[in-house]
RNA sequence: AGAGUUUGAUCCUGGCUCAGGAUGAACGCUGGCGGCGUGCCUAACACAUGCAAGUCGAACGAAGCGGUUUUGGUGAAGUUUUCGGAUGGAACCGAAAUUGACUGAGUGGCGGACGGGUGAGUAACGCGUGGGUAACCUGCCUCACACAGGGGGAUAACAGUUAGAAAUGACUGCUAAUACCGCAUAAGCGCACGGAGACGCAUGUCUUUGUGUGAAAAGCCUUAACGGUGUGAGAUGGACCCGCGUCUGAUUAGCUAGUUGGCAGGGUAACGGCCUACCAAGGCGACGAUCAGUAGCCGACCUGAGAGGGUGACCGGCCACAUUGGGACUGAGACACGGCCCAAACUCCUACGGGAGGCAGCAGUGGGGGAUAUUGCACAAUGGGGGAAACCCUGAUGCAGCGACGCCGCGUGAGUGAAGAAGUAUUUCGGUAUGUAAAGCUCUAUCAGCAGGGACGAAAAUGACGGUACCUGAGUAAGAAGCCCCGGCUAACUACGUGCCAGCAGCCGCGGUAAUACGUAGGGGGCAAGCGUUAUCCGGAUUUACUGGGUGUAAAGGGAGCGUAGACGGCGAAGCAAGUCUGAAGUGAAAGCCCGGGGCUCAACCGCGGGACUGCUUUGGAAACUGUUUUGCUGGAGUGCUGGAGAGGCAGGCGGAAUUCCUAGUGUAGCGGUGAAAUGCGUAGAUAUUAGGAGGAACACCAGUGGCGAAGGCGGCCUGCUGGACAGUAACUGACGUUGAGGCUCGAAAGCGUGGGGAGCAAACAGGAUUAGAUACCCUGGUAGUCCACGCGGUAAACGAUGAAUGCUAGGUGUUGGAGAGCAAAGCUCUUCGGUGCCGCCGCAAACGCAGUAAGCAUUCCACCUGGGGAGUACGUUCGCAAGAAUGAAACUCAAAGGAAUUGACGGGGACCCGCACAAGCGGUGGAGCAUGUGGUUUAAUUCGAAGCAACGCGAAGAACCUUACCAAGCCUUGACAUCCCCCUGAAUAGAGGGUAAUGCCUUUAGUCCUUCGGGACAGGGGAGACAGGAGGUGCAUGGUUGUCGUCAGCUCGUGUCGUGAGAUGUUGGGUUAAGUCCCGCAACGAGCGCAACCCUUAUCCUUAGUAGCCAGCAGUAAGAUGGGGACUCUAGGGAGACUGCCAGGGACAACCUGGAGGAAGGCGGGGAUGACGUCAAAUCAUCAUGCCCCUUAUGGCUUGGGCUACACACGUGCUACAAUGGCGCAGACAGAGGGAAGCGAGGGCGCGAGCCGGAGCGAAUCCCAAAAAAGAGCGUCUCAGUUCGGACUGUAGUCUGCAACCCGACUACACGAAGCUGGAAUCGCUAGUAAUCGCGGAUCAGAAUGCCGCGGUGAAUACGUUCCCGGGUCUUGUACACACCGCCCGCCACACCAUGGGAGUCAGCAACGCCCGAAGUCAGUGACCCAACCUGUGAAGGAGGGAGCUGCCGAAGGCGGGGCGGGUAACUGGGGUGAAGUCGUAACAAGGUA
Repeated sequence: AGAGUUUGAUCCUGGCUCAGGAUGAACGCUGGCGGCGUGCCUAACACAUGCAAGUCGAACGAAGCGGUUUUGGUGAAGUUUUCGGAUGGAACCGAAAUUGACUGAGUGGCGGACGGGUGAGUAACGCGUGGGUAACCUGCCUCACACAGGGGGAUAACAGUUAGAAAUGACUGCUAAUACCGCAUAAGCGCACGGAGACGCAUGUCUUUGUGUGAAAAGCCUUAACGGUGUGAGAUGGACCCGCGUCUGAUUAGCUAGUUGGCAGGGUAACGGCCUACCAAGGCGACGAUCAGUAGCCGACCUGAGAGGGUGACCGGCCACAUUGGGACUGAGACACGGCCCAAACUCCUACGGGAGGCAGCAGUGGGGGAUAUUGCACAAUGGGGGAAACCCUGAUGCAGCGACGCCGCGUGAGUGAAGAAGUAUUUCGGUAUGUAAAGCUCUAUCAGCAGGGACGAAAAUGACGGUACCUGAGUAAGAAGCCCCGGCUAACUACGUGCCAGCAGCCGCGGUAAUACGUAGGGGGCAAGCGUUAUCCGGAUUUACUGGGUGUAAAGGGAGCGUAGACGGCGAAGCAAGUCUGAAGUGAAAGCCCGGGGCUCAACCGCGGGACUGCUUUGGAAACUGUUUUGCUGGAGUGCUGGAGAGGCAGGCGGAAUUCCUAGUGUAGCGGUGAAAUGCGUAGAUAUUAGGAGGAACACCAGUGGCGAAGGCGGCCUGCUGGACAGUAACUGACGUUGAGGCUCGAAAGCGUGGGGAGCAAACAGGAUUAGAUACCCUGGUAGUCCACGCGGUAAACGAUGAAUGCUAGGUGUUGGAGAGCAAAGCUCUUCGGUGCCGCCGCAAACGCAGUAAGCAUUCCACCUGGGGAGUACGUUCGCAAGAAUGAAACUCAAAGGAAUUGACGGGGACCCGCACAAGCGGUGGAGCAUGUGGUUUAAUUCGAAGCAACGCGAAGAACCUUACCAAGCCUUGACAUCCCCCUGAAUAGAGGGUAAUGCCUUUAGUCCUUCGGGACAGGGGAGACAGGAGGUGCAUGGUUGUCGUCAGCUCGUGUCGUGAGAUGUUGGGUUAAGUCCCGCAACGAGCGCAACCCUUAUCCUUAGUAGCCAGCAGUAAGAUGGGGACUCUAGGGAGACUGCCAGGGACAACCUGGAGGAAGGCGGGGAUGACGUCAAAUCAUCAUGCCCCUUAUGGCUUGGGCUACACACGUGCUACAAUGGCGCAGACAGAGGGAAGCGAGGGCGCGAGCCGGAGCGAAUCCCAAAAAAGAGCGUCUCAGUUCGGACUGUAGUCUGCAACCCGACUACACGAAGCUGGAAUCGCUAGUAAUCGCGGAUCAGAAUGCCGCGGUGAAUACGUUCCCGGGUCUUGUACACACCGCCCGCCACACCAUGGGAGUCAGCAACGCCCGAAGUCAGUGACCCAACCUGUGAAGGAGGGAGCUGCCGAAGGCGGGGCGGGUAACUGGGGUGAAGUCGUAACAAGGUA
């Protein structure tokens, strides 16, 4: 950095797709180790269990426990004993004092507002950034100053009684404090009222001072220390306010009553409608209010060259929340995750009365989900709370466990090793690949495993991690490789299987029998403890374009104008400094990123320093530009004056031509209309014609890419009113300008409303035609409408498919309106301004094209576009009387849709040209009978192929058997045929017999060679297997061959040139030709395959030769039979001849054409052979060859019989006819070209004849077929009839071939004597020795032509011409075709599926609103009831103050109600999309057949 994909190919536009990176990922296959990270993205779903916030006895009282001391009681062991006891004092029990590093309930203090979690809500001063507080608070901490005097009354605990299941209380009594309450004191502080000074933008603030007034405190312990109170300052943490920034939707445009402001008050730490009363009517909004949807924000993270785009896991900052909603209390701090009260839902306990609870803390469970871990260890470290401290607590944190979830590192061995082993795959069978790969030999030990040692982290002690990291040793190549891909993009190819199946696929697309694309295998490529897939984001995508796009035709300029906001704006001077530039300062947290060092063996990771954080704020300066203010200018713009041009607009009036109608006249049978007709009109008098009249609409000629207008648009003439442009002048104003979102106005035709009018025309409609149909095109009628007035509507291919404005940038030539100058003036030339055209350079453009009227070069403003379809549709809204218009989606679906140009092909496009293409002619076919081929039908089989031309007398130049491929029956299985092996035999061959339908089979006779005697050659028989064999399939796997366009004149190449390119040029053009034949011209010059010529034949002559051919002259005969001859014919060799060579005319002095001469032949003399590049997947696997597939006791082989010959019918090709241009008979003339040995077969004989007998001659210019060639010509007869035409069919009798004529041959004789009297629509051949007509020969072949291939005889007619039909060629044009018109393609309907709109309704939800009810609670009021502290009082009691209770305002949930919004679902219904060969038509693309 690009690539694939629209096309036959090209360029462009444009979408889709891919290669890259990333992830809190998931899934599939696989899995050795370690380090560092990371792990519920879903249900802010519900939670069992344990733990997560306590601590202080140095605040306090009581209790318990332990110690010590004292004391009381009891009194053990032991000692002693007179056994009575004594002594001894342990242990135990009790009391008091004291003590404790003891316990922990309670009072009290501090902390539970931190730490930890989550992202529901929130579009907000929530967050980010920068400021402000002269409007604030701040426990613990630090500093400073000043203090702590003296009293009082209670209360928990505790005890007793009592309610309750419990939770939890109630009452009585006792008691302490650093708990609570007065009093004293006041440095300083607060409040009220004053004075002075200073400062600030300001409300005001600060300093100082005076008077009055108000408020403090706590002790514990004792060496210290720790606490307490007040004030001030600091630090920290918070609170509030402001500027700027912060997603989408206008199919959300108006919102707002405490709302905006003021005054007064309340409230708060503090400002403030924060709250209340009153007053005013404001406030916000197109610079997007309100509403709806979505969302925690940021540092950062991912991507990107950057600008950007996306994200907001982990880590860090802020915010919000703690089951849902509301509320306050306490406190320095909360409206409080592990506090309280209330309401709601849920769960649990219950004795049914009532209670308890809140994992979005750490683990864990269920559930949801594609998916996310242990009910672990430790406070050792870091940090937090309490404490004087020891210490306690800490699921914060530090660690460990699980997961390849990510990043990083390491390993799975290294060297040598060719017999290139085996195996596997493939093969052209030779080989090749796997592959130095393995084995073998030599070595090493990273990881894992074993053994030994063993940390840092810890400052004195203290280590969960952990016997871990790390080090050392021994020892075995052992324990450690997979995944994806291999058609192109994209690195990597073969075999088999499958056969549009199974499947693949990111896009293009693979798969229908030879798949590098499916599956498997071998091989290869890539990455690697991972590899692929899926999902998502950025990139590529300049495909939203700020950087960095466009709008004539690809998507895209508003139908036009006026103009508001806005945006932009001429020349000179001065001021300011908002933008701009520059310097400085503050901030931009840390982490992250980048750079340089460093620490873990490296790296990931971590740590240090620097940079960066492109921003914001403050401030000093500059003044060019933008802005702003002031002052000038005239060039932009406008005004005035003068002048001419014009279908500019509106109103009124006038005119003639024409159509129609009415009246009257003339006049008679048609008119009208069409491709042709008909409907229609007309004898009741039309059409035509004459005259008069009525009425409406439109204005011929002039008329012109002429004029005017903003566009739509405007056309007879005259008048009036009126707008604009232009030219000239240079008097005036002095930037007054340009554009223009919204807005307003105008706006063709059709349409709508009301009222007129209505001649012609004419939707709808009717009729007639056309047609398969014809709701059309054509015709006859005809209503709305078209016209006028007044309204509405607001759209068009409203187009130059080109927004407006200004400036600049070669020319040439028309036309229109003005002005000026010159000249030789009906005029011409030059200059200039405005309009309107054409051509054309630069430049632009994908090309086409544009080109001073830009689509060029620039500037300003507006509008619009972002793949095709769905769709300008749906819903919503606005407008409209309606029709409808404006605005304007999505689901779903496709990989294209499109623009320009190129080459072809095609056109019921054009021009030119050719062809028996038409026309002009001649003869046929189509009708009949028969022959032959095909279809169809039939059949056991009627073998197969050929299918428009270009299948159908075709393969087949010849089916009785054979052929033969088909059918039936019988038989063979290494085979009828080839090669190889083994055994046996001697044959092969010929003959005979048996048997059979026949082959097969059985029997038998005759009958070999070489030899070194082993055997061999050859042949037969038998056997085993390799194999044979196949007219079985595929002509769409092929070769070869062939047909066809077409004997048409075309098809290409090299170099050069043009074009971005496909391509073009050459090859086009002017002539000419049969011809791309030739000439001329030309950015072309040459060349090749075709054409022509060279070849064969025919036509003339010469020459050579002269048998088997010939015979003029000589001899001669029945006869060129013979002698002879080479003259002639002929034969076959060689040559000549024809070349537009000559003449005339035309043409361009060319090519060439026309005519003529000469010539046998004249312009290619006639005919043949010869078939360019290619087309039709044309034909043929059944001529042959051949790949692959298939059959193998059969799809092979043999045999007999049958079939290919069937027959209601249809078609093609022929023969014979229908007769007198004829039939028949008699006599009798003239060819050419062929064939002949398994042959042709003469003369002769027989037969009516087919033919037979016989056999001369001949392998052929000799003999034979062969003769009579026939038609023709002559004579005779028939006389127009189904005949003396015609010969089918049939009968009888025969001939020939053949093993054999039944199915199923040809021919002969006699007899019989059908249809048919010239053929509908339609159609074929032929242009001269041709058609027509006549006979002759040959191939095939035993036999069997009316077919085929040849041969000659006789021998015409016609061609004006190219309009039309068919085919072809060249040029040009259009195209939506390229499988190329047998193309493409549209719509309805039918069927299936999909998404979606409407829909009587129905279901759940969301946010508000109105009313009702009103918990807790704050506040207010009240407070008859209750109350220790203070005051008065001896007391009783009273006062001050407080409370319960009650009331009120507010107030969550709840209830009721009508609306709003967005969803789900729904009978039915609307269109849309997709789908296989469905149906009906043929609308579009060519003039698409009606542009």
Molecule: small-subunit ribosomal RNA
Organism: metagenome